[in-house]
RNA sequence: GCUGAUAAGGGCAAACCCGUCGCGAGGCGGGGACGCAAAGCCAUGGAUCUCCACACGGGAGACCGCCAGGCCGCCAGUU
Numbered sequence: 001g002c003u004g005a006u007a008a009g010g011g012c013a014a015a016c017c018c019g020u021c022g023c024g025a026g027g028c029g030g031g032g033a034c035g036c037a038a039a040g041c042c043a044u045g046g047a048u049c050u051c052c053a054c055a056c057g058g059g060a061g062a063c064c065g066c067c068a069g070g071c072c073g074c075c076a077g078u079u
Stems, first nucleotide, its partner, number of pairs: 001078004011036002016031006034065001040071003044068003048062005
C1' cells in the first nucleotide's frame, strides 16, 4: 500500500419500550439487537425530513446506520 473469506481481543447499536429535552424533524440517558470493517469524527456537495414565511424566490434547523467528499484509526491476511 491492498483486501476483509476465516479467527481472536474487542467496538458500535436499527426497530421497539421507558425517562428526558425540542413546536417538529430529532437529540441525550437506560433497556434492547436488525445489522455494521469505519455503523469512528466533520453537515462540505447532493438526497431526504422538520418548522417558519410565501405570488415566486426563501429563512432556520434535523439527519453522516442514504450517496459522495475530507480527517483519523483496531485486528487479521497479503505485498
Background
A computed fold for a 79-nucleotide RNA from a Thermomicrobiaceae bacterium, annotated as c-di-GMP-I-GGC riboswitch aptamer. Its mean pLDDT, the model's own confidence on a scale to 100, is 81. It was read from a public genome assembly, where an Rfam model found it. The model forms 95% of the base pairs in the Rfam consensus. It matches the Rfam family "c-di-GMP-I-GGC riboswitch aptamer". Its Rfam clan is "c-di-GMP_I riboswitch clan". Rfam links the family to the GO term cyclic-di-GMP binding. Taxonomically the source falls in Thermomicrobiaceae (Bacteria, Thermomicrobiota, Thermomicrobia, Thermomicrobiales).